[in-house]
């Protein structure tokens, strides 16, 4: 310098254009003499900025960060 991949909750991780699943963790409650385990409840402007669309995590453009390949 060129090409490609990834970016979703504290961590891991789904999601096809139609109101963003699940697990671990956290918090509150129940149960227990206490703790663990178990049960119930509780979370997101989807990296940033624009665009397309009635509607965008999803499609398009640019940028940022990390990683990979080639030279």
């Nucleotide at each position: 310098u060129g090409g490609g991949a990834u970016a979703u909750a504290g961590c891991c991780a789904a999601a096809g254009g139609g109101c963003a699943a699940g697990g671990c963790g956290g918090u509150g409650g129940g149960u227990u003499u206490u703790g663990a385990a178990c049960c119930c409840a509780u979370g997101a402007u989807u990296a940033u900025a624009g665009g397309u669309u009635c509607g965008a995590g999803u499609c398009c453009u640019a940028u940022u960060a990390u990683c990979c390949c080639a030279a």
Transfer RNA from Brevundimonas sp., 71 nucleotides, folded computationally. The sequence is in RNAcentral, with records from ENA. The coordinates come from a structure-prediction model, not an experiment, and the mean pLDDT is 81. Lineage of the source: Bacteria > Pseudomonadati > Pseudomonadota > Caulobacteraceae > Brevundimonas. Rfam family: tRNA. The family's RNA type in Rfam is transfer RNA. Gene Ontology term of the family: triplet codon-amino acid adaptor activity.